[in-house]
Molecule: SAM riboswitch aptamer (S box leader)
Organism: Bacteroidota bacterium
RNA sequence: AUUUUAUCAAGAAAGGCAGAGGGACAGGCCCUGUGAAGCCUUGGCAACCUUUUCAGAAAUGGAAAAGGUGCCAAUUCCUGGCUCCGAUGUAUUCGGAGCGAAGAUAAGUU
Numbered sequence: 001a002u003u004u005u006a007u008c009a010a011g012a013a014a015g016g017c018a019g020a021g022g023g024a025c026a027g028g029c030c031c032u033g034u035g036a037a038g039c040c041u042u043g044g045c046a047a048c049c050u051u052u053u054c055a056g057a058a059a060u061g062g063a064a065a066a067g068g069u070g071c072c073a074a075u076u077c078c079u080g081g082c083u084c085c086g087a088u089g090u091a092u093u094c095g096g097a098g099c100g101a102a103g104a105u106a107a108g109u110u
Base pairs, nucleotide, nucleotide: 001110003108004107005106006105007104008103013042014041015040016039017038021031022030023029025080026079027078028077043072044071045070048068049067050066051065052064053063054062076102081099082098083097084096085095086094087093088091
C1' cells in the first nucleotide's frame, strides 16, 4: 500500500523544548503568541487484540490485572453523493430523516 470485519453522540491534560501553524481533502466554521505543528516527560480515558486470574452449571456473557495499540477542543466539528419528507422566496433555496462515500482506529488478509 491492498482488502475484510467491527466501531466512531460517551470518556480522558499538565509540565518542558520549540516558535506558526492546526482541525485528512474541498467549502464552511473554528482553535492558535493567554503559544499551532512537532519532540520529550508524567498523568489520564477507553477496553479493539493477547495472556493470566476471579466469579459462574454453562455460554458468543461478566469482573480485574499485565502486555500490544489507540485516544485525551468542538458528534469523525458541520456539510460533500443518493433517496424520502416538510417549507415557500420555485431556487445552483432552506430545514429534517435514512442510506452511502470519504476518513480514523483496532484485529485480520494479500